[in-house]
């Protein structure tokens, strides 16, 4: 340098192919309350994310382009 893959809550991840269903769901973690003499467990509730820019579209996490970062492969 060529080609391919990946990027979503603090972490891991579903959703993407095949656009709209509700407020982007789940697990762990975190916070608050309940329970408990206290902690843990358990129960209830809460905060928290679509890598950046542009395009297509009535509508984009999802499709297209460029970029950034990471990984693989060829030379």
């Nucleotide at each position: 340098g060529g080609c391919c893959c990946c990027a979503u809550c603090g972490u891991c991840u579903a959703g993407c192919c095949a656009g709209g269903u509700c407020u982007a769901g789940g697990a762990c973690g975190c916070c608050a309350g309940g329970u408990u003499c206290u902690c843990a467990u358990c129960c209830u509730g809460g905060a928290a994310a679509c890598c950046g820019g542009g395009g297509u579209u009535c509508g984009a996490a999802u499709c297209c382009c460029c970029g950034u970062g990471g990984g693989g492969u060829c030379a």
About this RNA:
The RNA shown here (transfer RNA) has 75 nucleotides and comes from a Phycisphaerales bacterium. The coordinates come from a structure-prediction model, not an experiment, and the mean pLDDT is 81. The organism belongs to Phycisphaerales, within Bacteria.